[in-house]
RNA sequence: UGUGCAGGAGAAGCAGUCGCUCCAGGCAGAUUGUGUCUGGAGAGGAAAGUCCGGGCUCUAUCAGGCAGGAUGCCUCCUAACAGAAGGAAGGGGCAACCCUAUGGAAAGUGCCACAGAAAAUAUACCGCCUUUUAAAGGUAAGGGUGAAAUGGUGAGGUAAGAGCUCACCGCAGACAUAGCAAUAUGGCUGGCAUGGCAAACCCCAUCCAGAGCAAGAUCAAGUAAGGGAAGAGAGCGCCUGACUCGUUAUUAUUUCCGGGUUGAUCGCUUGAAUUUAGUCGUGAGACUAAAUCCAGAUAGAUGACUGCAUAAACAGAACCCGGCUUAUCACCUGCACACUCU
Numbered sequence: 001u002g003u004g005c006a007g008g009a010g011a012a013g014c015a016g017u018c019g020c021u022c023c024a025g026g027c028a029g030a031u032u033g034u035g036u037c038u039g040g041a042g043a044g045g046a047a048a049g050u051c052c053g054g055g056c057u058c059u060a061u062c063a064g065g066c067a068g069g070a071u072g073c074c075u076c077c078u079a080a081c082a083g084a085a086g087g088a089a090g091g092g093g094c095a096a097c098c099c100u101a102u103g104g105a106a107a108g109u110g111c112c113a114c115a116g117a118a119a120a121u122a123u124a125c126c127g128c129c130u131u132u133u134a135a136a137g138g139u140a141a142g143g144g145u146g147a148a149a150u151g152g153u154g155a156g157g158u159a160a161g162a163g164c165u166c167a168c169c170g171c172a173g174a175c176a177u178a179g180c181a182a183u184a185u186g187g188c189u190g191g192c193a194u195g196g197c198a199a200a201c202c203c204c205a206u207c208c209a210g211a212g213c214a215a216g217a218u219c220a221a222g223u224a225a226g227g228g229a230a231g232a233g234a235g236c237g238c239c240u241g242a243c244u245c246g247u248u249a250u251u252a253u254u255u256c257c258g259g260g261u262u263g264a265u266c267g268c269u270u271g272a273a274u275u276u277a278g279u280c281g282u283g284a285g286a287c288u289a290a291a292u293c294c295a296g297a298u299a300g301a302u303g304a305c306u307g308c309a310u311a312a313a314c315a316g317a318a319c320c321c322g323g324c325u326u327a328u329c330a331c332c333u334g335c336a337c338a339c340u341c342u
Stems, first nucleotide, its partner, number of pairs: 001338008010329001013308006020042009044314001048325002051323005056212004061242006068208005073087003077083001088102001089100004103203002108201002110197003125143002127139005151169006170192001171190003175186004216266004226257005233245003273292008
C1' cells in the first nucleotide's frame, strides 16, 4: 500500500419566528375538543418482515390416552424462545475466522437415476493363475463404470491372490486418566467394520389449550314480543373415567335467514424500563445502590421560513416487551495474508 476477517458507536445539528399533538398548572367559560397564559415532552437502529417467544385480555371443569404440532451435541443465561454465551465433534478457508436440520440406519418400511458384471441376504466385465487348453476350476490384488464397489499403506507368502500372516493406521470392546458433561488421550484384547440417505416415512426423548387490542370493559342510542330447523343433553379435535349444571320442554343448547348499532369513554403507556457506579462471573448475564420519566395519534400529530454549519443513506410508532432476518451511508479499533521500502 492492497485484499480480507471480527467488532464499536453515529444516523444532519445549533439558534430565531410562526404553526401541529399530548401532559401539568392557572384564569375565564358552560356543559364536558371552549378560549387563553406559563412550563415540559414529541418516530428507528432497524420503527421494516410478521418469522419465533412472552406480558396482558377473554373463552375453556379435572385427569389419563390417542391424533396433531414443535424441538433435537453438552453446559449455562433468560419471563420464555427455533434466541444469546461458552465448549465438544464434523466441515470450509493459506490464515484471521466462518458454518452446522449435530439423537437413532443392527426395530421396521422405502430410495440410491444413468453408467456398470454387480448398489446391500450386492459381484466376476476385462484381467491373473491352474488344467485334459473346446471348456472347467480358483481369484478379488490390477483395470474399467460410478457420488459411492465386502477398511487403507507397506512387506512377506501364494499356482495366481486374499487379514492368509506381520507392522503401522483404522474399527470394535472393556479399563485408566482429564473434564460437571458432550468428548479427548493412553495402553490392553480382538483379524475385526453389514455402504449412504431419517431437510425420507419411522423410532426415541422433551414440550405444547384456543383466540387475539379490530382482545376486552363501560356508557349512550336504536330496531322487527324478529323468523325457521334440530333438540335432552351440555361442559374437550377424538376416546375413557371423575365432577358440575340440567332433563319431557314455545326449555338449556346447536344452527340457518333477516334487522338495528359503524357514536363516546377506557384499554393507551411506570416498563421482565433506561442510565451511571460497584461486586461476582471466561462470557451471555446476575445482584446492590443512586438518578430519571422518555410519543400516545385515531382520514391518523413534529411542518414552513431565515442564518450558521454540513458527507449523508435505508427509511415513520398505532397494546407493550425480548429475539431473529432483511435494507443502508460515512467513520473508528483490532487481527490475518500478500507486496514494496528502511